The prediction has a mean pLDDT of 77. Predicted 3D model of a 412-nucleotide RNA (Bacterial RNase P class A) from Actinobacteria bacterium UBA5182.
RNA sequence: GGAGCCGGCCGGGCGGUCGCGGCGCCUUCGGCCCCGGAAGGGACCGAAGGGUCGAGGAAAGUCCGGACUCCACAGGGCAGGGUGCUGGGUAACACCCAGGCGGGGCGACCCGCGGAAAGUGCCACAGAAACAAACCGCCGCCGCCGAAGACGGCUCGCCGCCGAGGCGACGGCAAGGGUGCAACGGUGAGGUAAGAGCUCACCAGCGGCCGGGUGACCGGCCGGCUCGGCAAACCCCAUCCGGAGCAAGGCCAAGCAGGGAGCGGGCGGCCCGUCCGAGGCUCCCGGGUAGGCUGCACCGAGGGUCGCGGCAACGCGGCUCCCAGAGGGAUGGCCGCCACCCGUGCGGCGCCGGUCUUCACGACCGGGGUGCGGCGCGGGAACAGAAUCCGGCUUACAGGCCGGCUCCUUCC
Numbered sequence: 001g002g003a004g005c006c007g008g009c010c011g012g013g014c015g016g017u018c019g020c021g022g023c024g025c026c027u028u029c030g031g032c033c034c035c036g037g038a039a040g041g042g043a044c045c046g047a048a049g050g051g052u053c054g055a056g057g058a059a060a061g062u063c064c065g066g067a068c069u070c071c072a073c074a075g076g077g078c079a080g081g082g083u084g085c086u087g088g089g090u091a092a093c094a095c096c097c098a099g100g101c102g103g104g105g106c107g108a109c110c111c112g113c114g115g116a117a118a119g120u121g122c123c124a125c126a127g128a129a130a131c132a133a134a135c136c137g138c139c140g141c142c143g144c145c146g147a148a149g150a151c152g153g154c155u156c157g158c159c160g161c162c163g164a165g166g167c168g169a170c171g172g173c174a175a176g177g178g179u180g181c182a183a184c185g186g187u188g189a190g191g192u193a194a195g196a197g198c199u200c201a202c203c204a205g206c207g208g209c210c211g212g213g214u215g216a217c218c219g220g221c222c223g224g225c226u227c228g229g230c231a232a233a234c235c236c237c238a239u240c241c242g243g244a245g246c247a248a249g250g251c252c253a254a255g256c257a258g259g260g261a262g263c264g265g266g267c268g269g270c271c272c273g274u275c276c277g278a279g280g281c282u283c284c285c286g287g288g289u290a291g292g293c294u295g296c297a298c299c300g301a302g303g304g305u306c307g308c309g310g311c312a313a314c315g316c317g318g319c320u321c322c323c324a325g326a327g328g329g330a331u332g333g334c335c336g337c338c339a340c341c342c343g344u345g346c347g348g349c350g351c352c353g354g355u356c357u358u359c360a361c362g363a364c365c366g367g368g369g370u371g372c373g374g375c376g377c378g379g380g381a382a383c384a385g386a387a388u389c390c391g392g393c394u395u396a397c398a399g400g401c402c403g404g405c406u407c408c409u410u411c412c
Stems, first nucleotide, its partner, number of pairs: 001408010012338007020054004025050007033042003056383001060394002063392005068245004075272004080241005085099005100113005114236002119234002121230003135177002137173004142168004149162001151160004185203006204226001206223007249294004258285005264276003302321008340380007348372002351367006
């Protein structure tokens, strides 16, 4: 200098002007009511002025987990659903941290994770064969044909025999080739008629023993030689799970019109169990009201900071802070300056080349938007708005900053 990996953060600033919402804040004014003999005080409503607070890292998706509220107690089971290597963290989780094994990458790092001898099912096509077999082949023996050539016999023209090779049948083989995502362990050597764990060495797997570790697992020794894949297929094992959700729920005001049926009704489906039961219960039809307050001061598994413990996630403690609460739903409009990004124009420095000059210095010309920086002009400025709240995950994001680590190249 370049290329990457992981993590954290920002995502405009300043000033002026006009305008928003909250306040269990202050002052003044007005209205109305209460206490008081009065002075004065208090509550509520409205207005003006002041003060103070006022969107996010994702507020999004609604994918998980909870807090909280209600269902009269929420017990057991079936069904259903979630999770799935081990240990730890947490209120909890499918999250986070640490580790184990497998895979990818030169590496920093990234991805994955129960069980296939409990059972059922699938593996198309190709291929001999996908839990069983031989397409091409290799070898042996038998039969037939049998070139060149060698040997032998003989009536010299033939015969016999051996013989590479070919065909057929039988037997041996599963090592080689082919097919396929995958073919009954892999590589190498020996051995064999040819082969094969047949034997041996190493590796993987399976089983046994010993050691280390909380554990996943790791290491060593021994040993027959060897016993596919798919469970985001049904399933099995382990473990966890009542339901509904702020439109939960609570209070106030207002208003109306009831009628019918039933023995059952509550607890997501079912069973057991349990509770309430003849009513103000349940269901069906019909009518009325959908207004206000609260839930919502969010004091919180809260924020900041420091110390201690822990590899870490995180935990404990000290000090400190209060940081939106709307309800058709608030923070915006305008102006100026600065900063950032992109494009463009013009100079300067540096760089390269040339000329002048005895060299140096210096000067001049040209190049080029590669490097640094200045001035001017034009344009842009991401994803995106709380609605009970919190812990995560996932998705979106113009531009930029910081830290750590890896690899390559160059120089000292």
Notes: It was read from a public genome assembly, where an Rfam model found it. It matches the Rfam family "Bacterial RNase P class A". From the family's description: Ribonuclease P (RNase P) is a ubiquitous endoribonuclease, found in archaea, bacteria and eukarya as well as chloroplasts and mitochondria.